Two RNAs folded together computationally: RNase P RNA and transfer RNA, 424 nucleotides in total. Rfam match: Bacterial RNase P class A.
[in-house]
C1' cells in the first nucleotide's frame, strides 16, 4: 500500500417562525389562553419463539396433540445467548452446522441394472465334459479380480496364494467392540487388547427415547353511564347443554346453543417506574451476576411527534409507537472507532 | 391491534400419505364442417407450481424464512 474478518457506535447538523399530543403551574373560568417541560426506532416491522399481566373453577387423572434434540453454563423464560466438542468451508483472521436413535419394529428407493438389502451373476475370467478338421459351439460347475448400471453394489493399497479368484492368509491404513488415560461432560488418544470386518441409505417417513408445554388474549379484563323488543325462527333435550378448549373419566351448574332482528358504540382505570436505561467498582474466559451513585426517558384513542425559510456538509437509507419486556428473522444511503488475518514492497 | 386461512396455465380448480412427460373445464390459435356465423369434430400453444434457502438419490408435495391476497373479532338484552 492492497485485499479481507470480527466487535461496537451514529442515523444529517444549526438557527428562526408557525403548528400538534402529554404533564404540572398561573390567569380567566370550566373551556380556552399564557409561558415552562417532555415527545419514535435500531429495527417501532414480520407476529416466528419466550415471559410478565389479565380472565377462564388457582386449571384433577388418562389418552391424544404440539415443541425441543451434541455437552456444560447463563437467564424470569426460550427454539435465545455464552463457552466447549464433532463435522464442513476458507491459505488465514474466521464462518456455517435441525448434530439423539437405522443391531425395537414398520414403510420407501421411479428409471437403469443380473441383483436395491435378500445377496446375486449380464459381459468377462477359470478348469472339466461333449461336439467339430479348425476358428469355435454347447452342458453342468467355480469365481467376484476386471467391465457395465445406478444417487447408492457388502472395506482400501500391496504382497503371497490359486485352475481362475476371493480377508483365503499376511503387512499397513480404515472400521467395530472392550479396557486404560485425560476431561464435570460432549468427546479425544503416536495407549493396550481383540474381531477378518458384521448389522448400507432415509427418522425436515411413521416411529422409539429423553425433556418441556392448561387455554385464550389489553377488542384480555374491572368500573360508571346511556339505550330497549327479555322479540322471532331452528336445534337439543338430562344418555342433553354449558363451565376446560381434541376425546374419555371425574367435579360443578342448569334450560342451553345457533341464526335473524333490536339497542348502544360515551367516559374512567388497565397505561407506563421497568427482569428500565446511564456511569463506576467487584467476581467470572464469557453470556451474566452482585454492589454503590445520581436520574425519569412518548402514552395517543380519528389517534400528536410536523411544515416553511436560511446557512453548512460527507447531500441524508430502511422505515414510524398503540399493554409491556427478552430474543430471533427480515429491510437499511453512508460514516466513525477498536481488535485481528493474508499478500506485496521498503528499512 | 389480535387471531386464522390461501397463493398451481389468461380464469376456475384437481394433484400436496414425495418418483421425473404437472393435469381437467372454460378461454386462445390453426384446420375440418357451413353460402357465412354459432354449435360440433380434430390438432396445438400456453406453467421458473408466489419467491429464496434447506432435507432427500429425487420436492408442486416435507421443513424454515420472506412477499402478496382474503376473512373473523366490541358492549347490552
Nucleotide at each position: 500500500g492492497g485485499a479481507g474478518c470480527c466487535g461496537g457506535c451514529c442515523a444529517g447538523g444549526c438557527a428562526a417562525u408557525c403548528g400538534c399530543g402529554g404533564c404540572a403551574c398561573a390567569g380567566u373560568u370550566u373551556a380556552c389562553u399564557g409561558g415552562g417541560u417532555c415527545g419514535a426506532g435500531g429495527a417501532a416491522a414480520g407476529u416466528c419463539c419466550g415471559g410478565g399481566c389479565u380472565u377462564c373453577g388457582c386449571a384433577g387423572g388418562g389418552c391424544a396433540g404440539a415443541g425441543u434434540g451434541c455437552c456444560a453454563g447463563g437467564u424470569a423464560a426460550c427454539g435465545c445467548c455464552u463457552g466447549g466438542g464433532g463435522g464442513g468451508c476458507g491459505u488465514g483472521a474466521g464462518c456455517c452446522u435441525a448434530c439423539g436413535g437405522a443391531a425395537a419394529g414398520u414403510g420407501c428407493a421411479g428409471c437403469a441394472g443380473a441383483a436395491a438389502a435378500u445377496a446375486u451373476a449380464c459381459c468377462g475370467c477359470c478348469g472339466g465334459c461333449u461336439c467339430g478338421a479348425a476358428g469355435g459351439a454347447g452342458c453342468a460347475g467355480g469365481u467376484a479380480a476386471g467391465g457395465g448400471u445406478g444417487a447408492a453394489a457388502u472395506g482400501g493399497u500391496g504382497c503371497g496364494g490359486u485352475a481362475a479368484g476371493a480377508g483365503c492368509g499376511c503387512a499397513c491404513c480404515g472400521c467395530g467392540c472392550a479396557g486404560g488415560u485425560g476431561g464435570u461432560a460432549a468427546c479425544a488418544c503416536u495407549c493396550u487388547g481383540u474381531g477378518g470386518c458384521a448389522a448400507g441409505g432415509u427418522a425436515a417417513a411413521c416411529c422409539c427415547c429423553a425433556c418441556u408445554c392448561g387455554a385464550a388474549g389489553c377488542a384480555a379484563g374491572a368500573c360508571c353511564a346511556a339505550a330497549u323488543a327479555g322479540g322471532a325462527a331452528g336445534g337439543c333435550u338430562g344418555a342433553a347443554u354449558c363451565g376446560c378448549g381434541g376425546c374419555c373419566c371425574g367435579c360443578g351448574a342448569u334450560g342451553c346453543c345457533u341464526u335473524c332482528g333490536g339497542g348502544u358504540a360515551g367516559g374512567u382505570c388497565g397505561c407506563u417506574u421497568g427482569a428500565g436505561a446511564c456511569c463506576c467498582c467487584u467476581g467470572g474466559c464469557g453470556a451474566c451476576a452482585g454492589g454503590a451513585g445520581g436520574u425519569c426517558c412518548a402514552g395517543a384513542u380519528g389517534a400528536a411527534u410536523g411544515a416553511u425559510u436560511g446557512c453548512c456538509c460527507a447531500c441524508g437509507a430502511c422505515a414510524g409507537a398503540a399493554c409491556c419486556c427478552g430474543g430471533c428473522u427480515u429491510a437499511u444511503c453512508g460514516g466513525c472507532c477498536g481488535g485481528c488475518u493474508c499478500c506485496a514492497c521498503u528499512c | 391491534g389480535u387471531c386464522c386461512c390461501c397463493g398451481u396455465a389468461g380464469c376456475u380448480c384437481a394433484g400436496c400419505u414425495g418418483g421425473a412427460u404437472a393435469g381437467a373445464g372454460c378461454g386462445c390459435g390453426c384446420c375440418c364442417c357451413u353460402c357465412c356465423u354459432a354449435a360440433g369434430g380434430g390438432c396445438g400453444a400456453g406453467g421458473u407450481c408466489a419467491c429464496a434457502g434447506g432435507u432427500u438419490c429425487a420436492a408442486a408435495u416435507c421443513c424454515u424464512g420472506u412477499c402478496g391476497g382474503g376473512g373473523a373479532c366490541g358492549c347490552c338484552a